[in-house]
């Protein structure tokens, strides 16, 4: 690298059309894909900060962690 398992947070909120999810828009939030930023510092670097992407019922995704090859 690949695969397997585990894997959190924060409206299933309001209005239009809508059966519900989904769409658009409005407000309110989350932070653990990535991405930016910051300080020290010979380098590297954050689980720190930002919320740009991204998410806020389920599903998908998902840092990080084990096992296998």
């Nucleotide at each position: 690298a690949a695969u397997c398992g585990g894997g959190a947070g924060a409206g299933a909120u309001c209005g239009c059309a809508a059966a519900u999810c989904c769409g658009c828009g409005g407000c309110g939030c989350c932070g653990a894909a990535g991405g930016g930023g910051c300080a020290u510092g010979c380098a590297a670097g954050a689980a720190c900060u930002c919320u740009c992407a991204g998410g806020c019922a389920a599903a998908a995704g998902g840092a990080c962690c084990g096992g296998u090859u």

Predicted 3D model of a 69-nucleotide RNA (Glycine riboswitch aptamer) from a bovine gut metagenome. The prediction has a mean pLDDT of 81.